Predicted 3D model of a 72-nucleotide RNA (transfer RNA) from Capronia coronata CBS 617.96. Model confidence (mean pLDDT): 85 of 100. It matches the Rfam family "tRNA". Its family is annotated with triplet codon-amino acid adaptor activity in the Gene Ontology. By type it is a transfer RNA. The same sequence occurs in records of 2 taxa. Taxonomically the source falls in Capronia coronata (Eukaryota, Opisthokonta, Dikarya, saccharomyceta).
RNA sequence: AGCGGUGUGGCGCAGGGGAAGCGCGCCGGGCUCAUAACCCGGAGGACAUCGGAUCGAAACCGAUCGCCGCUA
Numbered sequence: 001a002g003c004g005g006u007g008u009g010g011c012g013c014a015g016g017g018g019a020a021g022c023g024c025g026c027c028g029g030g031c032u033c034a035u036a037a038c039c040c041g042g043a044g045g046a047c048a049u050c051g052g053a054u055c056g057a058a059a060c061c062g063a064u065c066g067c068c069g070c071u072a
Stems, first nucleotide, its partner, number of pairs: 001071007010024004018055001026042005048064005
């Protein structure tokens, strides 16, 4: 330098046009003599950044940035 993959709550991942969900963790409550386990509820993410197309974007298009590979 070229090519490919990837970037979404604290962490690991889903979601690929009608607008964000799961597990773990965290907080509160229940159960228990108590803790764990189990059960119920809750907070927390404007989806890497900037533009574009669209009535509407995390998703489609372009550029840029970070990380991981492959080639030279």